[in-house]
Molecule: c-di-AMP riboswitch aptamer (ydaO/yuaA leader)
Organism: Streptomyces sp. SID14478
């Protein structure tokens, strides 16, 4: 100074805690985000329930004459061991791909972009359909720049 992301902001600093003190912590509010959770709709007559089902999240869904593993099954040698080979699995890597993110004071819209980039990881614990009162819960974490940071149109912030 920007990016992905709900993940920012006030009060607390008058009274509470730590601190010499800046300040922080507890705690309280705003806003922004997730969940649970009626009518009414859906589901309910072959539908779901171990092939368990569900939630966060853009991250789901394939691929093969790719490696690996162990089980089976076929052949050699052997003697409880190796070696070749085949068929289903799981699994790592690559190759796609639904979807996803990126031009700088902000928010939309247009070109730019047929560009670059991501396409995970994780949580409940036998249960959850939508859902108004209501109830509970989060406010993390990653990352990139050293002058880069286009053009244009509405609106606002700000000065």
């Nucleotide at each position: 100074c920007g990016c992905c992301g709900a993940g920012u902001u006030c009060c607390g600093u008058a009274c509470g805690c730590c601190g010499c003190g800046a300040g922080g912590c507890a705690g309280g509010g705003a806003a922004c985000c997730g969940g649970g959770g009626a009518c009414c709709c859906a589901c309910c007559g072959a539908c779901c329930u171990u092939u368990g089902g569900g939630g966060u999240g853009a991250a789901u869904c394939g691929g093969g004459c790719c490696g690996a593993c162990g089980u089976c099954c076929c052949g050699g040698c052997a003697g409880u061991g190796c070696c070749g080979g085949g068929c289903a699995g799981u699994u790592g890597a690559c190759c796609g791909u639904a979807g996803g993110g990126c031009a700088g004071c902000c928010u939309u819209c247009c070109g730019u972009a047929c560009g670059c980039c991501c396409g995970a990881a994780c949580c409940c614990g036998a249960c959850a359909g939508c859902u108004a009162a209501c109830c509970c819960g989060g406010u993390a974490g990653g990352c990139g720049g050293a002058c880069c940071a286009c053009g244009g149109a509405a609106g606002g912030a700000g000065u």